[in-house]
RNA sequence: UCAUUAGUUUUCUAGGGUUCCGCGGUGCAUGCCGGUCUGGUCCGAGAGAAAACCUGCAGGAAGAGUCUGCAGACACGGAAGGAUAAAAACCUGGGAGAU
Numbered sequence: 001u002c003a004u005u006a007g008u009u010u011u012c013u014a015g016g017g018u019u020c021c022g023c024g025g026u027g028c029a030u031g032c033c034g035g036u037c038u039g040g041u042c043c044g045a046g047a048g049a050a051a052a053c054c055u056g057c058a059g060g061a062a063g064a065g066u067c068u069g070c071a072g073a074c075a076c077g078g079a080a081g082g083a084u085a086a087a088a089a090c091c092u093g094g095g096a097g098a099u
Base pairs, nucleotide, nucleotide: 007053008052009051010050011049012048015043016042020040021039022037023034024033025032026031054072055071056070057069058068059067060066074094076097080092081091082090
């Protein structure tokens, strides 16, 4: 200095805040304030989990659609910015950088 294939979705978790609900305060009340409120809804992982699909190989069946088994590894990482009501391990991003 150059190269480096390994996918998609869903559910969930670590985590995250405060739109809505609940809770607390206040007020006659519509409301207003509070996340420095455990929570439900909500957001949510490349480097967390599971499943389905998908891919590859081997085998079976067979006109074809298919079926079975195995494999799908590894992964240190800012700052800053962005979205949403808001924040985040979300997105930029398996990025910059480091090894």